[in-house]
RNA sequence: AGAGUUUGAUCCUGGCUCAGGAGAAACGCUGGCGGCGCACAUAAGACAUGCAAGUCGAACGGAACUUUAAGAAAUGUUUACAUUGACUAAAGUUUAGUGGCGGACGGGUGAGUAACACGUGAGCAACCUGCCUUUAAGAGGGGGAUAACAUUGAGAAAUCAGUGCUAAUACCGCAUAAAGCAAUACUAUCGCAUGAUAGAAUUGCCAAAGGAGCAAUCCGCUUAAAGAUGGGCUCGCGGCUGAUUAGCUAGUUGGUGUGGUAAUGGCAUACCAAGGCGACGAUCAGUAGCCGGGCUGAGAGGCUCAACGGCCACAUUGGGACUGAGACACGGCCCAGACUCCUACGGGAGGCAGCAGUCGGGAAUAUUGCACAAUGGAGGAAACUCUGAUGCAGUGACGCCGCGUACAGGAAGAAGGUCUUUGGAUUGUAAACUGUUGUCGAGAGGGAAGAAAAAAGACAGUACCUCUGGAGGAAGCUCCGGCAAACUACGUGCCAGCAGCCGCGGUAAUACGUAGGGAGCAAGCGUUGUCCGGAAUUACUGGGUGUAAAGGGAGCGUAGGCGGGAUGGUAAGUUAGAUGUGAAAGGCAGGGGCUCAACCCCUGAGCUGCAUUUAAAACUGCUGUUCUUGAGUGAAGUAGAGGUAAGCGGAAUUCCUGGUGUAGCGGUGAAAUGCGUAGAUAUCAGGAGGAACAUCGGUGGCGAAGGCGGCUUACUGGGCUUUUACUGACGCUGAGGCUCGAAAGCGUGGGGAGCAAACAGGAUUAGAUACCCUGGUAGUCCACGCUGUAAACGAUGAUUACUAGGUGUGGGGGGACUGACCCCUUCCGUGCCGCAGUUAACACAAUAAGUAAUCCACCUGGGGAGUACGGCCGCAAGGUUGAAACUCAAAGGAAUUGACGGGGGCCCGCACAAGCAGUGGAGUAUGUGGUUUAAUUUGAAGCAACGCGAAGAACCUUACCAGGUCUUGACAUCGAGUGACGAACUAAGAGAUUAGUUUUUCCUUCGGGACACGAAGACAGGUGGUGCAUGGUUGUCGUCAGCUCGUGUCGUGAGAUGUUGGGUUAAGUCCCGCAACGAGCGCAACCCUUACCUUUAGUUGCUACGCAAGAGCACUCUAAAGGGACUGCCGUUGACAAAACGGAGGAAGGUGGGGAUGACGUCAAAUCAUCAUGCCCCUUAUGACCUGGGCUACACACGUACUACAAUGGCAAUUAACAAAGAGCAGCAAGUCCGCGAGGCCGAGCAAAUCCCAAAAAAGCCAUCCCAGUUCGGAUUGUAGUCUGCAACUCGACUACAUGAAGCUGGAAUCGCUAGUAAUCGCGAAUCAGAAUGUCGCGGUGAAUGCGUUCCCGGGUCUUGUACACACCGCCCGUCACACCAUGGGAGUCAGUAACGCCCGAAGUCAGUGACCCAACCGUAAGGAGGGAGCUGCCGAAGGCGGGACUGGUAACUGGGGUGAAGUCGUAACAAGGUAACCGU
Repeated sequence: AGAGUUUGAUCCUGGCUCAGGAGAAACGCUGGCGGCGCACAUAAGACAUGCAAGUCGAACGGAACUUUAAGAAAUGUUUACAUUGACUAAAGUUUAGUGGCGGACGGGUGAGUAACACGUGAGCAACCUGCCUUUAAGAGGGGGAUAACAUUGAGAAAUCAGUGCUAAUACCGCAUAAAGCAAUACUAUCGCAUGAUAGAAUUGCCAAAGGAGCAAUCCGCUUAAAGAUGGGCUCGCGGCUGAUUAGCUAGUUGGUGUGGUAAUGGCAUACCAAGGCGACGAUCAGUAGCCGGGCUGAGAGGCUCAACGGCCACAUUGGGACUGAGACACGGCCCAGACUCCUACGGGAGGCAGCAGUCGGGAAUAUUGCACAAUGGAGGAAACUCUGAUGCAGUGACGCCGCGUACAGGAAGAAGGUCUUUGGAUUGUAAACUGUUGUCGAGAGGGAAGAAAAAAGACAGUACCUCUGGAGGAAGCUCCGGCAAACUACGUGCCAGCAGCCGCGGUAAUACGUAGGGAGCAAGCGUUGUCCGGAAUUACUGGGUGUAAAGGGAGCGUAGGCGGGAUGGUAAGUUAGAUGUGAAAGGCAGGGGCUCAACCCCUGAGCUGCAUUUAAAACUGCUGUUCUUGAGUGAAGUAGAGGUAAGCGGAAUUCCUGGUGUAGCGGUGAAAUGCGUAGAUAUCAGGAGGAACAUCGGUGGCGAAGGCGGCUUACUGGGCUUUUACUGACGCUGAGGCUCGAAAGCGUGGGGAGCAAACAGGAUUAGAUACCCUGGUAGUCCACGCUGUAAACGAUGAUUACUAGGUGUGGGGGGACUGACCCCUUCCGUGCCGCAGUUAACACAAUAAGUAAUCCACCUGGGGAGUACGGCCGCAAGGUUGAAACUCAAAGGAAUUGACGGGGGCCCGCACAAGCAGUGGAGUAUGUGGUUUAAUUUGAAGCAACGCGAAGAACCUUACCAGGUCUUGACAUCGAGUGACGAACUAAGAGAUUAGUUUUUCCUUCGGGACACGAAGACAGGUGGUGCAUGGUUGUCGUCAGCUCGUGUCGUGAGAUGUUGGGUUAAGUCCCGCAACGAGCGCAACCCUUACCUUUAGUUGCUACGCAAGAGCACUCUAAAGGGACUGCCGUUGACAAAACGGAGGAAGGUGGGGAUGACGUCAAAUCAUCAUGCCCCUUAUGACCUGGGCUACACACGUACUACAAUGGCAAUUAACAAAGAGCAGCAAGUCCGCGAGGCCGAGCAAAUCCCAAAAAAGCCAUCCCAGUUCGGAUUGUAGUCUGCAACUCGACUACAUGAAGCUGGAAUCGCUAGUAAUCGCGAAUCAGAAUGUCGCGGUGAAUGCGUUCCCGGGUCUUGUACACACCGCCCGUCACACCAUGGGAGUCAGUAACGCCCGAAGUCAGUGACCCAACCGUAAGGAGGGAGCUGCCGAAGGCGGGACUGGUAACUGGGGUGAAGUCGUAACAAGGUAACCGU
């Protein structure tokens, strides 16, 4: 730092996805050790059990126990001893209670809270502060109670009540009293102010406690002042979402009095006033503890609040106060609610969000451990006690860090595994083997620091050290198609499965599963979820809006934002310095300590902030003065469909009346509906009425936009030009707001000629609720209201300034000129071209989409959807504002190359046209489909399958079927053994085959080889599958003229250019032009053949020699080499070119005719059955052999041919009619004879220019037939034969005689052919034993027509449109049907939340009352002061009732939406998409 993914490819826009880091994580597989950290995120759910806050006996009285002292008294007896021992005293230990201090800290949690809760910075002249520190002063003298205790009673218990006794550092008076408090009046200084500080004066009021000690003294106590610490309150600023929450507020805002508090304050109350908050977002709703910090990021930011630290809030839910320095109190109290437990049913007890632990919830989170040794806390004088704070240990790879699982040598490159082209490669120095070491772990021994000085160590026999022993105990996980490092085999066969995105899988999967190998990380590795990043994809840094998403339809204008020149002041912003603060920890830098690191410690810088203060004055702000250029006003002109109202006009349509006139009119692609003999259309005259204003008229004018068009008048808005006048920044933009706003539509009332939704009819059509036609109502028009939208578009917001030109046009001004013209210049508008620049490109380009500035509006993937809900507006239609669930990986813009178009231009072709002959009808042949069959083997399927593979199925062929047989095999190779095999004959059998008899090897360099046999294996064999795994071969577009490359140039790029253009050609053939210049494959030519000639050469050919022999080679012919034709020559046209046209000459003339020759490519075209071949399949069979059958079937359909339907003919006869090209020894066969004939018996000649097949036929000539199912036609059938062959039944060809079918020129449709061609006539050959109407060749006779390119088909080229690229056999829309998903409405129903109103009203404070009760004080007493119970009142939680609001769940039914492999109906869009499309209504 980027990458993948939209396309055939490209650039852009834009989303989705990935690579990185992090975590209180969880899950899967795996797991050696240690250190340091961390560990209920869910149910603020419920909790068994234990512990977590006590301590002080040096505050107090007791109690119990122990010891000591003294010892009344009693008992026993050895009278002095022993035992018991009341009462008492002292000491010690323990401690329930009173009392003091502490339970407001520490520990937990994050429910609530959007708040002065938090952070930061200020303030309190409006406050409090126990313990602690400092200072000053003091503690005199009294009193009355009460727990404990004893006793009585109630109760199940918890506990309570009564009576009696008692102490204090418990409680209460009195004294003392100031620098305390209060009141009164005063002085000085200070403060913005309320006031504060200091001073002195008077009056009143207020204190105390003791304990320990021999003592010194120490610990306490009281008052006051100050400090420190900790708190309370107030304020500035800062940090969430929603406007589909816009108004909120009644103690509300302020004042006065009073109360209350530590203190200010509507904090509370009474009265008065009507304020206060809010678009700079009040109120409401949702969510949330906040911060230091943490994660990420280059940063700015974004996300986050576990652990550590600060603050806040809470403690089962809600309310309340008490005590206290401090609480409205986690392990205190009272009340209410829910829940749990105990109960004797009367009543009680409880609160783990402390540490462990349990259940539950959940994907998920630990031990009912040890110790107070350390650090800290509470109490105490202290010893000490308590401390689940804390220190440690345990569990968990949860995270971070470190270490190990060895190291060195070792090639027969072992075995095994995997792959293999079978050669080998790889695993792999890896292992084995040899040697070395000893971390960790194990065993044994020693053994800390942590405690500064005596004792005291949970951790811990731990860390660490030493020794022993021995490689021994210690490697997995994920991935291997691209992104993204790493590849093969097998299995599977759109199945199973994978997948983060793109996407893999349909028989050769590097993508699934397994294995081998490899890559990465490593005691971990992957997956899932979350956050940041990448994402400049919310853009402050740092984006956009003509066409990709995005400029409001337009104007006026409020708030706001921004704003011209000069000068003075000020100092809010701004800049600089200083000061305070910015806690610690963390992070950074430098050091240090654990063996290193993680971790820990020290020091420093920093903490980008806030506040105060000093200074500066350029810029912005504020303010004073001033200026004229921005803006406005005045004056003089000027153009115009600018607006509103009234009036007027002519042309045209329609209607009415009348005239003329007669049969049609009208309408269309063609028709019909319609009108018309009751007189239409046409035409003339007159009249009525409404609407719109031809020509001028123009990318001309005006207007803010919508929009505005006959003429005249009235009223009226704005612009432009000129201008020594005036004002003096008055400006720009503009959220809300207001106004205007096409058409359609709505309301009321008019009007209504034409046009014309709806509707009706006629056509068209498969249908036609359309397009076309005939009619026709709303509407269109007017007036007044409403609606408020359009593709309201320049798809381009407004304003200002600047930045090359050229050329039109509209309106003004100026100059020059004789001049209205022309010319020069200037201002305002409106167009085109174009440079720089911009842009993804297209394009824009002074009328910017350029360069800058200000303000507003809007956008953030496609669909769902401009939909739903809610609000606002509207009479309605509807408008405006405007989501989500769900779903896809794209949707989109511009341009490129193709392909396509019922787009356009040009050109070609037997493509059409012009012709000739056919096919389609008949019969037959042949092929195919279908059907049938045991089998009818199989392939070929539009052109480009179908007389095709097949140049020839009776057996064979043969691949098919039935039956009978064989299993190393019918065929090939290998090694070992044997010597036969074979042939002939006989027998069985359908044959294959089996059995028997006879006979019996060959060659040899002597090594062996050939041949054959039986047995066992390796293997053979397959016309079995896949032509969509392939090679090769072939067809087709198409013998069409195209297809490309190098360099250069242009373009961001795909690509373009060249190859386009003007001509020309059969041709990308050639010429010219040109940012192209060249080149290649194609075209052409070179090759063969044919047409002419020459030369050479002649046997079997030929013959000028009378014939033969012979001779000769002129001719025919044969076969070799040459020549010849090149637009070469002439003329015309063309551009002086290429070339075209005409002509000459010539055998041949413009490629002379024909053939071979087939560019890049297309069709997954054909062929695995020619051959070859991968993979798969069969292996006593899918192989091999044999016999028979089948491929020849037959209702039918199609293709290709033959023969015909006849007189241009048939038949018979006749003539020395006239060819070419071929074949021939298992052959062609002359000739003679026989047969009516097919043929047969002999058989010369010929391996061929020699002999033979072999007769050419049509033609010609001469007769006959006379238009008929015939003297046409020959199918079919019968009989008798011939030939081939082992064999003609299924199933051959031919012959003779007889028979004599359909058929009289062929519907729709369709094929071939442009000259030696079509048509017609015969001949030959291959295959082949035999078997052509087929195929391939050969020659004979020998036409017609072509105006031409409108149309059909195919092709080429240029251009255009495109939503196509599998490329129009494309793409694609909507309804309906089915399945699933989410969602809106919905009679309702259920639940929740927060308020509000009313009722009830606990505890409790406060107030009142207090007839009852009461120790301290006063009083001799009575009584008083004071206090309390009780009662009452205000407030008051929960609860009850009520109507609304909001939110969520659910619901019969219903609405649309999305998705789905092949459903149905049509064909709306994309091409002129076949009616151009689209927007609004």
Background
Small-subunit ribosomal RNA from an uncultured bacterium, 1481 nucleotides, folded computationally. The RNAcentral record of the sequence draws on ENA, Greengenes and SILVA. The coordinates come from a structure-prediction model, not an experiment, and the mean pLDDT is 85.